TPP riboswitch aptamer (THI element) from Nocardioides sp. Leaf285, 96 nucleotides, folded computationally. Its Rfam family is "TPP riboswitch aptamer (THI element)". About the family: Vitamin B(1) in its active form thiamin pyrophosphate (TPP) is an essential coenzyme that is synthesised by coupling of pyrimidine and thiazole moieties in bacteria. The previously detected thiamin-regulatory element, thi box was extended, resulting in a new, highly conserved RNA secondary structure, the THI element, which is widely distributed in eubacteria and also occurs in some archaea. Analysis of operon structures identified a large number of new candidate thiamin-regulated genes, mostly transporters, in various prokaryotic organisms. Its mean pLDDT, the model's own confidence on a scale to 100, is 78. RNAcentral records the identical sequence in 2 taxa.
[in-house]
RNA sequence: GCGGACGACACGGGGUGCCCGCCGACGCGGGCUGAGAGCAGACCCGUCGAACCUGAUCUAGCUCGCACUAGCGAAGGGAUGUCGCCGUGGACCAGC
Numbered sequence: 001g002c003g004g005a006c007g008a009c010a011c012g013g014g015g016u017g018c019c020c021g022c023c024g025a026c027g028c029g030g031g032c033u034g035a036g037a038g039c040a041g042a043c044c045c046g047u048c049g050a051a052c053c054u055g056a057u058c059u060a061g062c063u064c065g066c067a068c069u070a071g072c073g074a075a076g077g078g079a080u081g082u083c084g085c086c087g088u089g090g091a092c093c094a095g096c
Stems, first nucleotide, its partner, number of pairs: 001088004006084005011046004017032006052077003058071004
């Protein structure tokens, strides 16, 4: 100097849906999927970036619905530094 799907610390980014019951509404309770279903110092993600947002009240299948699968999608956006560890290369100095 390079590589690493590794670690630590600091910082940053992000989402919170669907069904049922009660209710005038706000809301409360129960259930489903999920890492996370609204606040926990949780979870996920940080450019090798489908975490997440936009298109999108999108299209097809499936479902009570969400979810899920495929498309859209080589789309447009999107939040990073330091140190350590492991591997490896080079230069210089010294000794033989």